[in-house]
RNA sequence: UUGUCUGAGAGUUUGAUCCUGGCUCAGGAUGAACGCUGGCGGCGUGCUUUAGAUAUGCAAGUCAAGGGGGUCCGAUGCAAAUCGGACAACCGGCGGACGGGUGAGUAAUACGUGGGAAUCUACCUAGAAGUUGGACAUAGCCCCGAGAAAUCGGGGGUAAUUUCCAAUGUGACUGCAAGGUUAAAGAUUUAUCGCUUCUAGAUGAGCCUGCGUCCUAUCAGCUUGUUGGUGGGGUAAUAGCCUACCAAGGCGACGACGGGUAGCUGGUCUGAGAGGAUGGUCAGCCACAACGGCACUGAGACACGGGCCGUACACCUACGGGUGGCGCAGUCGGGAAUUGUUGACAAUGGGCGAAAGCCUGAUCACGCGACGCCGCGUGGAGGAUUGAAGGCCUUAGGGUUGUAAACUCCUUUUAUCUGGGAAGAUUAUGACGGUACCAGAUGAAUAAGCACCUGCAAAUCACGUGCCAGAAGCCUCGGUAAGACGUGAGGUGCGAGCGUUAUCCGGAUUCAUUGGGCGUAAAGUGUUGCGUAGGCGGUCCGAUGCAUUUUGCUUGAAACGCUAUGGCUUAACCAUAGUUACGGGCAAAAUAUGAUCGGACUAGUAGAGUAGAGAGGGUACUGGAACUGAUCAUGUAGCAGUGAAAUGCGUUGAUAUGAUCAGGAACACCAAAGGCGUAGGCAGGUACCUGGAUACUUCUAGACGCUGAGGCACGACAGCCUGGGGAGCGAAGCAGAUUAGAGACCUGCGUAGUCCAGGCCGUAAACGAUCCUUGCUAGAUGGUCCGAUGUAUAUCGGACUGUCGUAAGCUAACGCGUUAAGCAAGGCGCCUGGGGAGUACGAGCGCAAGCUUAAAACUCAAAGGAAUUGACGGGGAGGCGCACAAGCAGUGGAGCAUGUGGUUUAAUUCGAGACGAAGCGAAAAACCUCACCAGGAUUUGACAUGUAUCUGCAAGCGCACGGAAACGUGUGACCUUCGAGGGUGAUACACAGAUGCUGCAUGGCUGUCGUCAGCUCGUGGCGUGAGCUGUACGGUUAAGUCCGGUAACGAGCGCAACCCGCACCGUAUGUUAAAUAAUUCAUACGGAACAGCUCCGAUUUAUCGGAGAGGAAGGCGCGGAUGACGUCAAGUCAGCACGGCUCUUACAUCCUGGGCUACACACAUCCUACAAUGGCGAAAAACAACGAGCCGCAAGCCGGUAACGGCAAGCAAAUCUCUGAAAUUUCGCCUCAGUUCAGAUCGGGGUCUGCAAUUCGACCCCGUGAAGUCGGAAUUGCUAGUAAUCGCGAAUCAGCAGGUCGCGGUGAAUACGUUCUCGCCUCUUGUACACACCGCCCGUCAAGGCAGCAAAGUUGGGGGCGCCCGAAUAACCCUCCCGGGUUAGAAGGCGAAACCAGCGAUGAAGCUUAAGUCGUAACAAGGUAUCCGUACCCGAAGGUGCGGAUGGAUCACCUCCUUU
Repeated sequence: UUGUCUGAGAGUUUGAUCCUGGCUCAGGAUGAACGCUGGCGGCGUGCUUUAGAUAUGCAAGUCAAGGGGGUCCGAUGCAAAUCGGACAACCGGCGGACGGGUGAGUAAUACGUGGGAAUCUACCUAGAAGUUGGACAUAGCCCCGAGAAAUCGGGGGUAAUUUCCAAUGUGACUGCAAGGUUAAAGAUUUAUCGCUUCUAGAUGAGCCUGCGUCCUAUCAGCUUGUUGGUGGGGUAAUAGCCUACCAAGGCGACGACGGGUAGCUGGUCUGAGAGGAUGGUCAGCCACAACGGCACUGAGACACGGGCCGUACACCUACGGGUGGCGCAGUCGGGAAUUGUUGACAAUGGGCGAAAGCCUGAUCACGCGACGCCGCGUGGAGGAUUGAAGGCCUUAGGGUUGUAAACUCCUUUUAUCUGGGAAGAUUAUGACGGUACCAGAUGAAUAAGCACCUGCAAAUCACGUGCCAGAAGCCUCGGUAAGACGUGAGGUGCGAGCGUUAUCCGGAUUCAUUGGGCGUAAAGUGUUGCGUAGGCGGUCCGAUGCAUUUUGCUUGAAACGCUAUGGCUUAACCAUAGUUACGGGCAAAAUAUGAUCGGACUAGUAGAGUAGAGAGGGUACUGGAACUGAUCAUGUAGCAGUGAAAUGCGUUGAUAUGAUCAGGAACACCAAAGGCGUAGGCAGGUACCUGGAUACUUCUAGACGCUGAGGCACGACAGCCUGGGGAGCGAAGCAGAUUAGAGACCUGCGUAGUCCAGGCCGUAAACGAUCCUUGCUAGAUGGUCCGAUGUAUAUCGGACUGUCGUAAGCUAACGCGUUAAGCAAGGCGCCUGGGGAGUACGAGCGCAAGCUUAAAACUCAAAGGAAUUGACGGGGAGGCGCACAAGCAGUGGAGCAUGUGGUUUAAUUCGAGACGAAGCGAAAAACCUCACCAGGAUUUGACAUGUAUCUGCAAGCGCACGGAAACGUGUGACCUUCGAGGGUGAUACACAGAUGCUGCAUGGCUGUCGUCAGCUCGUGGCGUGAGCUGUACGGUUAAGUCCGGUAACGAGCGCAACCCGCACCGUAUGUUAAAUAAUUCAUACGGAACAGCUCCGAUUUAUCGGAGAGGAAGGCGCGGAUGACGUCAAGUCAGCACGGCUCUUACAUCCUGGGCUACACACAUCCUACAAUGGCGAAAAACAACGAGCCGCAAGCCGGUAACGGCAAGCAAAUCUCUGAAAUUUCGCCUCAGUUCAGAUCGGGGUCUGCAAUUCGACCCCGUGAAGUCGGAAUUGCUAGUAAUCGCGAAUCAGCAGGUCGCGGUGAAUACGUUCUCGCCUCUUGUACACACCGCCCGUCAAGGCAGCAAAGUUGGGGGCGCCCGAAUAACCCUCCCGGGUUAGAAGGCGAAACCAGCGAUGAAGCUUAAGUCGUAACAAGGUAUCCGUACCCGAAGGUGCGGAUGGAUCACCUCCUUU
C1' cells in the first nucleotide's frame, strides 16, 4: 500500500427524569434426561451414578524343523523293525511387560515445552571373530503312599537348543603397570535356521533439570535423613537411594508447611477479539487392576486374565482343607439415564512358527436407541357466476376456514413384489451379503406433529371461570365484559421432530490488559512522622550487547482448524495437497529506548550561615476576676424555680450586703473565616529545654529522589487499673411536675466522671465524607509572614492561608474550577445489588469493655444518588374572605311542628350521611299516589306491535243476581249489502312487563372547592432529560386587572364587558283610573358615567389616595343571570334514557283493607313564647307591593256567636273579585304576678271538602290552662334599604302550610385593625410523602413457616504420635544339616490429644407471612433538630451524660464578595 474477515440490544426502581446498580430475556453448545409425536436412509455416538458385586461363554498362545516317551491310524515287511500322518500331556524356547479396560489415587516420583549426562535395550540392521572337549541332574514314565477335592510325598531310572566343568580369547571388563577374569547349541532334506563374544545403528525405556500448570492466609512459619561433607553399601545408571561419623544447615509473603478439589495434553464449546468454561468419543503421556504389602522370573514387571503373605467378600467341602477376582457380551444393584450373552478372522495389525498354519471379544462387520449431524419424502397441475356442506365469529349485511375439499388429468422419490448383481483381493481366501446398486411391475397409494399468540417477541377473537381454579423467564395476569387462566376457532414459528429441565460461554465494559470506578450512588486506611521489601525515577559522554528488535536454523507428533482439489447420486462423512497463528531453544547483526558498568553536570533533593513570625511540644513557678464553702458583722421574711407550679433552702435567721480565710477548675477583654502543628489538637503570665516551616546568601554535596504491602510510633471524647484531688458541671440514682401513661423533654438534689501523676484502650460524621508526590492550564479580591527599590499609607517579587467565579475543561446532576472533582505521569489503599452483617465461627491484641481481620445458608427485585412537578409542614414572607375582631339578632334550655337516627312492627317502601344528608327527593301520604304488608283474583297478560287459524257469535251500553271489591254469571236493545274488509273476541306463537340488582359498566343532570383567579397553547429560548421560561420581579387591582422591566413574542378558556331588573332623563303611544290639559302611572325605544374635568400628595409610568365642581347616579352605581382546566370512582339505574345480570302461573297485573302518621329515647331545622319597646279592648285615624281567578275569584244582601250556609251582581280581568294589609298612630284597662303573659294538652258541640275524615284532614265555638321568668359547654346569620321586625300573595291542591318561593311596610348598630381561629391565592424553603400527612414508618410482644449459630453429649471420618503384637519378604548372626535368632516390615490391638463432618434437649439472634397487641422513635423545626463514637439506664421503639459532624429549619448579628 492492497485485499479479506470483524463487535446490534430489550424489560424491570419513579407521578415523571437522568444516573448508578443488580435481576431477567433474545444466541450458540451437550456422551444428555423428561413430555407429546414419529416415514426412510447415510455417517457418527451410547453407565457422566457404586473404582459396587458378578452366574455362564469366550478374550494368549504357539513351536514336533530343541528333547525323550506315549496313544491311534496308514504303508512296507513272515516277523523284528522301518517310514509317514494325526493328537497333544511333560521338559525346553519365544510370547503372557503388547493389544484391551478404567480415571480411584496424584497439585507433583504427574503432564506440557525446551535442554542435559552418569545408563540399559529381547526380537531387527550392519560389521568383526568364533561355535572345541567333557560331566551331573530332572520332569514325563514305572512302583508305593496321603487326600472328598485341590493337589502332594517317597523310591527307581532317562533325554535335550535344561544345567554344570574344562579349553581357546578376536574382543570385552579390571588394574598405574606387570598381570588377572570372562563364551557358545545344536537341528538338518546341505538349502538354510540357530548359538557365543564384541563394535556400531535403529527402536524402546530409566534418570537429572529451566519454565509453565486450580482454590484457600479464617493454613505463617515448616524441616532431623532434615541441608551439606567424608567413609562404606547399593543400582543398568546419578543421588541421603541406604548407613556410620562430622557440621548446622535447607525452604518460606515471588506464599513454604497445611487443607480442599482435580488425571495432564493435542484439542472441544463459546466469544469480534482478549478471554472464559471444559478434557466424553479419537490421539500422546501417566496411574491403577477387590483392598494393602512383598519380592521372583525376565531384555523389559514389582506384572489385569503370574507368584507369596495379610484383610474383606463370595463359592466348594467328606469340616480336615481348598478355590476365586469383568477385557467382550450378559446379570443384579444404584440411578433421570446409556445397547446384543451376534458373525468373522475376509481386510488392517499382533504373538508363535522355517513354513503350512494356529490363536486373536484387538479389529472388521451386523443388531438396538430420533442420542446427535446430514439428506429425502408424506404428492404435482388444474379446479369459485354455487367461494358447497360443516365449524367459528358477526355491526345479522356478511366474514373466515378456503383452491383448501369434492372433481378432472398426471407422476412414483418412498413403499410392496419380481429379476439381475458388485468393488472391497496381487495367486488363493468375502463375515458383511443376495448387501450397495441397476432394471421391471402395482398404485396417491404406506407416511405430520409440537410449541406459542399482553410486552420483551412473529402471531387474536368467542365462550367458560370470577383473587377461585390456575398462569408466570422478568415485569406481572385473575375480585362478572380476562387478547395473560381453561376450551374452541383462526393465526405465527419450527418441522420427523417440537417443547421443558439441567449445565457452559455469550450478551455482562457486571473483575474492566484490550476495557470500569472511589466528594454526595458501593468505595481514600484516622494521620502521617519514620521507613523495610517492592514499583517508578533528572541532564550529558563512553563501554557492554542483558532485555528489546531484525534475520537464519531448530522444535512445536498425527488427528483437529482454514484453503483448494477429489471420492461416496448430494450433504454429513472420508481422502490428498498446501498452510496461518502462538510458545520454547540456538546463532548472527543493530544500538533508538530501558538495563548494567565507568566518568561528568546542576534545574530535583539535602546541608551550612544569617534573619524575623507563631495558642507547635515538655517541665517548673506565678496572677487576678468569678464561683462554692467556713467564720464574724448588718439585717428580716422570704429565697429559689417555672409555660404554670411543686419538690428544695429559710425565724436553729436564709436570700441580700460587708470583712477575713480556704479550695479546686477554667483563663473575660485582646480575638479575627488570624496564627502554629503530620493528624488528633493547641489560648492568663514568666523562665528553662526542645521540634518544624519560611525568606535571603548562591557557599557545600552531586540524583543522594517519589511512593510505600507488612512493621514501629502518634492518635478527640468516653471507658479501665493504681494513687491523689474534688469548686462548678453532671451519666446512674432519689424526689417534684407534665401526661391516658412518662422508665423522657422541664425543676430541685446528686454518685462515678470531668482535674493531676503513672499505665492501658485504639475507636469517631477521626470530614474537605476529596490518599501522597511532580509538572502544565484565563482571572478577581482579602489575610499572615518575608525580601527588594533613593516614590515607603507606594510599587514589584516570594511562601503560606481564605473567598468569589463569567475562561477553558470536567461532571448523572449538584457542583469543581492554579488549594481541581481539569490535562498528564508514578506509587499505595479500597469497591463490585439490597438485606442477613461489620454479624457467626476461628485467630491476634486487651485487665475488662471491646477492637482488628471476616464469611455462609436464607431472602428480595429492587436498594441507592442528583435533580423535576405536585402535595404536605405544630417552616417563612405577602395578600384576600362576615374568617377573626367591633356590633345586632339568634340557636343550644321550654312546648309544639317537620325531617333523621334508633327501637318497634305483618309492613312501618326506597334513596340522601362532615362541610356539600337531616321543613332533603316530597310545589301537598285519608282512598289514589305506592314502590311496603295481609288477604282475594288473572296468566299473550293492565299497556305496544306482528303472524296464523276461528268468529255475525259478539264487544260496548242498560238491567238483575253473587261478592269486601276486583270479578263472575244471566238477560235486553241497536247497525247490516249476510261475501269481502274493518272492528271485536278466542286459541297458538313471537313477545309484553319489572320503582328487581349494579350510580364502582354508563348518558344526561346536579352538588362542592368557588364567582376562587386561575388553567393552557403556538413559535422561540434554556436544560442530556423530567421540565423551565412565557405565568418570575417592582408596583397596582375585586381580578393572570393594568403598567414598568424582562429570552421571550403572541394567542385561547376563565376575569371584565356584551344580557335582564332597579334608580334619572327624553321620545312615541294611552286599554284602564282620576278632571284628560299638565302630571302621576303603564308599555316600547333611546340617552346617560368614562377617574371625563379642577386642585393636592405619592411616582417614572401605570395607577392609587384625598378634596372639589357638575350630576338622578362617582369611583365595578345597586341586584341578578352567567360557574375556566379540573377534584371528590361525590349524588342520582326511584324523574328519564341505557349496557350487562336476574324473574316470567311471577320479582308481572288487578282489587279490598292496613302501613309510610308507631314511640322509652338522641340529633337537625323551624314556629310560638317567657312579656310593659308588652298584652287586651275600641275603632278613632292611616299607608303598600308582587300576584291569582270560569270544574274559578266572588262583591252585595239574608241567617248563624263563629267556621260557614242560602240567594246572587260583576269579571277570562290596569275595568270585577280575592283585598278594608299588619306593624304604626290615638284612647282606655292591666302594673311585674306563672299574671288579663304564654298557649300546649284534654273534654264537649259544630262547619267544610271529599265515595269515605276511625286509624289519619283543616277550621269554628265553649270550657280546660302544661312547660316556660331569656337558656351550660359550644355554635349560627348579617356590612345598608342590609340585620331585625310586620303583614300580604302564589305554586302544589277536592281538602290540608308553622315549610318553600316571591312581595312590599317600618328600619338600625359596628368595622381600631389582620396578632390569633377557619378557608383560599402567590412566592420561597425542607421532605424518606406521590393512594400525596386520614401520608410514610420503627421496635418489643403474640402466632405460623424457613435456613443458619451456640450447646451437655453422641455418631462417623482421615492423618499423625506412643506402646504391644507381628505374616510374606529382605539384610545380618549362629548352625555340618535341619533349623533358630536380631533388625526393618503390611495388617491388627490398646492409649492420649488435636482436627473435620453428621445429629442434638434447649438458648439467643435473623428472615418471612392482606387486615393481631403496645406505644409513636425517624421523615416537615416530625412537634426535645438529626446523626457518629463511647458509657450507663429503660416494656419497646429509645433516653441521658461527654466529645464530634452538618448530611439542621427559622430569625438576628458579624464578616466577605459583586454592582451602583
A computed fold for a 1460-nucleotide RNA from a Patescibacteria group bacterium, annotated as small-subunit ribosomal RNA. The source organism's lineage runs through Bacteria and Bacteria candidate phyla. Its mean pLDDT, the model's own confidence on a scale to 100, is 81.